[in-house]
RNA sequence: CCUGCCGGACGGGCAGUCGCCCCCUUUUCUGGGGGAGGAAAGUCCGGUCUCCAUAGGGCAGCGUGCCGGCUAACGGCCGGGGGGCCAGGCUCAAAGCCGGGUUCACGGAAAGUGCCACAGAAAACAUACCGCCUCGUUUCGGCGAGGUAAGGGUGAAAAGGUGCGGUAAGAGCGCACCGCGGCCGGAGCGAUCCGGCCGGCAGGGCAAACCCCACGCGGAGCAAGACCAAAUAGGAGGGGAGAGGCGGCCCGUCUCGCCAGACUCUCGGGUAGGUCGCUCGAGCCCGGCAGUAAUGCCGGGCCUAGAUGAAUGACUGCCACCCGCAAGGGUACAGAAACCGGCUUAUAGUCCGGCAGGCGCG
Numbered sequence: 001c002c003u004g005c006c007g008g009a010c011g012g013g014c015a016g017u018c019g020c021c022c023c024c025u026u027u028u029c030u031g032g033g034g035g036a037g038g039a040a041a042g043u044c045c046g047g048u049c050u051c052c053a054u055a056g057g058g059c060a061g062c063g064u065g066c067c068g069g070c071u072a073a074c075g076g077c078c079g080g081g082g083g084g085c086c087a088g089g090c091u092c093a094a095a096g097c098c099g100g101g102u103u104c105a106c107g108g109a110a111a112g113u114g115c116c117a118c119a120g121a122a123a124a125c126a127u128a129c130c131g132c133c134u135c136g137u138u139u140c141g142g143c144g145a146g147g148u149a150a151g152g153g154u155g156a157a158a159a160g161g162u163g164c165g166g167u168a169a170g171a172g173c174g175c176a177c178c179g180c181g182g183c184c185g186g187a188g189c190g191a192u193c194c195g196g197c198c199g200g201c202a203g204g205g206c207a208a209a210c211c212c213c214a215c216g217c218g219g220a221g222c223a224a225g226a227c228c229a230a231a232u233a234g235g236a237g238g239g240g241a242g243a244g245g246c247g248g249c250c251c252g253u254c255u256c257g258c259c260a261g262a263c264u265c266u267c268g269g270g271u272a273g274g275u276c277g278c279u280c281g282a283g284c285c286c287g288g289c290a291g292u293a294a295u296g297c298c299g300g301g302c303c304u305a306g307a308u309g310a311a312u313g314a315c316u317g318c319c320a321c322c323c324g325c326a327a328g329g330g331u332a333c334a335g336a337a338a339c340c341g342g343c344u345u346a347u348a349g350u351c352c353g354g355c356a357g358g359c360g361c362g
Base pairs, nucleotide, nucleotide: 001358002357003356004355005354006353007352008351009350010349012319013318014317015316016315017314018313020035021034022033023032024031037333041344042343044342045341046340047339048338049221050220051219052218061217062216063215064214065213066080067079068078069077070076081106082104083103084102085101086100088098089097090096107212108211112210113209114206115205116204129152130151131148132147133146134145135144136143137142160178161177162176163175164174165173179201180199181198182197183196184195185194186193187192225276226275227274228273235267236266237265238264239263244259245258246257247256283302284301285300286299287298288297289296290295320331321330322329323328
């Protein structure tokens, strides 16, 4: 310097003019300030807040699942352990050891149930197709009885692996090492690791099948919810002119009582509309301290959209980059809607750091 992988940051800049939304100021004119994101996205997970529900406990349902820590909380993050994969170093090489990268839904299969396609003798109370060995028989091609599970074959998976001994052939049949199970000791908070002794040795896999164990979980969501409150219609109560109905007398008049009543006043509910919720918050920046880190604490500074059919735009000049011969065109993904912490997905280009490989120079 190039390539690849992993991680992080930025994500067009400056100036001017005219607009749009919000706030402050001014009697008015005006003047000043602020105005999208790292994902504002998907709405997947967790919370704040609000209303509803709720004695306590259990069942059901859903979710999470190695260990420790962080956090308001989480299925998130950090650190560690174990398994898989990948190269590298030590070594002649292998085994082994060492450090590294990457990845994993990583509790329980010795509680029970269930499933395991095809192939294959057999897929789980194990079994025997080919083969190997012994005996018998033979028409010499084989056949029959028995032993065996080393070799072959099937399969994703077949009752430990390697080596030596042993045997008719074989076999944990015997032995060493590895593996497995039990017991004990040591290290570690723990997951786990290391070592010793005993046992030739339980018996496949799947829990992202039911299930078991441990832990967690009430529901709806800012169109949550709270407040103010027209017009019209309807409801409750009060007043109520004139006229009306009924009754008090047989009729009329008059008077009294009751009912209804235009109109009017008050109250209450809801709608339109308006206000709040609304952005000062698990906030941002800088520095220090504790910690491997996630993160926490302390000190100083800052206020940074809050709209409601919804503003955040357009044009001009210069510069940067890309496309194009040029004229010219373009600037990734994308766009707030109560707020916050994560995860996931999209993202042209530029820059920084780490690791690995290659090339060149000294």
A computed fold for a 362-nucleotide RNA from a bacterium, annotated as Bacterial RNase P class A. A source record names the gene rnpB. Rfam family: Bacterial RNase P class A. Its family is annotated with ribonuclease P activity, dimeric ribonuclease P complex and tRNA processing in the Gene Ontology. The prediction has a mean pLDDT of 77.